RNAcentral holds the sequence, with entries from MGnify. This is a predicted structure of a 108-nucleotide RNA (SAM riboswitch aptamer (S box leader)) from uncultured Lacibacter sp. The source organism's lineage runs through Bacteria, Bacteroidota, Chitinophagia, Chitinophagaceae and Lacibacter. The coordinates come from a structure-prediction model, not an experiment, and the mean pLDDT is 80.
RNA sequence: UUAUCAAGAAAGGCAGAGGGUAAUGGCCCAAUGAAGCCUUGGCAACCUCUCUCAAUUGUUUUGCAAUUGAAAGGAAGGUGCCAAUUCCAUCCUGAAAAGGGUAGAUAA
Numbered sequence: 001u002u003a004u005c006a007a008g009a010a011a012g013g014c015a016g017a018g019g020g021u022a023a024u025g026g027c028c029c030a031a032u033g034a035a036g037c038c039u040u041g042g043c044a045a046c047c048u049c050u051c052u053c054a055a056u057u058g059u060u061u062u063g064c065a066a067u068u069g070a071a072a073g074g075a076a077g078g079u080g081c082c083a084a085u086u087c088c089a090u091c092c093u094g095a096a097a098a099g100g101g102u103a104g105a106u107a108a
Stems, first nucleotide, its partner, number of pairs: 001108005010040005018029003023090004041082003046078002048074003052070008086103001091100003
């Protein structure tokens, strides 16, 4: 900088009081065990892999190769994630519903 963020997916062990991004206000989770760490399992499909089609380019031109885009499928690898919409509101528009913005998270 760009894209996405209403879907999806948890058990065990150690540990021992907090946690849900900071703040404020709510609302929740938590000794029937929070954060953190470890193991195993899973989810998703950003990168990635396979195949098909299209376009462009190159070439030794019924062909082959590369790049780009689109559709379908996969999950070996790099990440991420596995309470609640990013838990909800905060700023702007709007009567409301809703939309947008900021911030944050993840990926390239």